Background: The RNA shown here (Bacterial RNase P class A) has 369 nucleotides and comes from a Vicinamibacteria bacterium. It matches the Rfam family "Bacterial RNase P class A". Gene Ontology terms of the family: ribonuclease P activity, tRNA processing and dimeric ribonuclease P complex. The RNAcentral record of the sequence draws on ENA. The organism belongs to Vicinamibacteria, within Bacteria. The gene name in the source record is rnpB.
RNA sequence: CGAGUCGGACAGGUGGUCGCCGGCCUCCUUGAGGGGCCGGAGGAAAGUCCGAACUCCCAAGGGCGGUGUGCUGGGUAACGCCCAGUCCGGGCGACCGGAAGGAAAGUGCCACAGAAAAUAUACCGCCCCGAAAGGGGUAAGGGUGAAAAGGUGCGGUAAGAGCGCACCGCUCGGGUGGUGACAUCCGAGGCAGGGUAAACCCCACACGGAGCAAGACCAAAUAGGGAAGCGUUCGAGGGCGGCCCGUCCGAUGCUUCCGGGUAGGUCGCUCGACCCGGCGAGAGAUCGUCGAGGCAAGAUAAAUGGCCACCACCCACUCGAGGGCAACCGAGGGCGGGAACAGAAUUCGGCUUAUGGCCGACUCGGGCA
Numbered sequence: 001c002g003a004g005u006c007g008g009a010c011a012g013g014u015g016g017u018c019g020c021c022g023g024c025c026u027c028c029u030u031g032a033g034g035g036g037c038c039g040g041a042g043g044a045a046a047g048u049c050c051g052a053a054c055u056c057c058c059a060a061g062g063g064c065g066g067u068g069u070g071c072u073g074g075g076u077a078a079c080g081c082c083c084a085g086u087c088c089g090g091g092c093g094a095c096c097g098g099a100a101g102g103a104a105a106g107u108g109c110c111a112c113a114g115a116a117a118a119u120a121u122a123c124c125g126c127c128c129c130g131a132a133a134g135g136g137g138u139a140a141g142g143g144u145g146a147a148a149a150g151g152u153g154c155g156g157u158a159a160g161a162g163c164g165c166a167c168c169g170c171u172c173g174g175g176u177g178g179u180g181a182c183a184u185c186c187g188a189g190g191c192a193g194g195g196u197a198a199a200c201c202c203c204a205c206a207c208g209g210a211g212c213a214a215g216a217c218c219a220a221a222u223a224g225g226g227a228a229g230c231g232u233u234c235g236a237g238g239g240c241g242g243c244c245c246g247u248c249c250g251a252u253g254c255u256u257c258c259g260g261g262u263a264g265g266u267c268g269c270u271c272g273a274c275c276c277g278g279c280g281a282g283a284g285a286u287c288g289u290c291g292a293g294g295c296a297a298g299a300u301a302a303a304u305g306g307c308c309a310c311c312a313c314c315c316a317c318u319c320g321a322g323g324g325c326a327a328c329c330g331a332g333g334g335c336g337g338g339a340a341c342a343g344a345a346u347u348c349g350g351c352u353u354a355u356g357g358c359c360g361a362c363u364c365g366g367g368c369a
Stems, first nucleotide, its partner, number of pairs: 001365008010356001012311007020040008042341001046352002049350005054211004066207005071085005086100001087098004101202002106200002108196003123142002125138005150168006169191001170189008215267004225258006237249004274294002276291006313338003317334003322329002
């Protein structure tokens, strides 16, 4: 210098000016008024994919069924998340990935090719017998396939074969280490019969439903409901613009209260498994403890914005003090451009996805001294 791997923090700052939302205070000329002060998005507020808090509904207990999870140990309120490890796989490496229980419970499936796809078989071949046709032996070699009775070598044989032996693999038994997944060592057995469980299934464990439009309260209006009172020719009540007379209407009626619950309003609502810092425990996730440290939107169709200046950052071009024999390096300056993804709607813990530049550690390759 180039190519990478892992981790961390940030998400421009200050001032001016014009606005937006909420709260408090204040003034008057009391109105959809004026003024002042304070506060006002994120690392993902996103996807709504997991797990919870909270609320309402449901619920004796058990079984069947269904869904999810699936190596080990730990963390956590909980998790399908996180940490540490085991095994397997990928990368030269830093490092990365893994739905990673069971195929000797049962059932199913395995295209094409191939003789044969799981029951064992024999297409070419090899060997023996035979004149030939054919019969027998074999599974080393060839061929098919994603996959064909473990691999390499030596012996052995008519040719061959775990037929015999050594090593590796496998199965079983035991020892040692480890909490454990597992690792390692010793011994025995010539060797069980392919794959597939993100096929049914089996095993273990977990699991009621709906979601802040949850739900609670206040309450104009309306229907139906309840109670009391008054009243039906001895007329409650209503109309005739206010009152009296009069007149008309008038009985499942009228009045009051309760209740009901729509519009609307209030609460839920933001102080909480909270944030920051110190110390301690731990390998880590995380936990404990201390602090006269902090409070950081709470709106309800939804505010959190625009412009200007300066500074800081990044990029390109250009000038260039100075250094060097040179190639070249280069403090500093000028001009122009850029600055992402996105946006709260009950609240937390995660995961995933989108996204800009910065810093640190490490790996591989190249060059120079």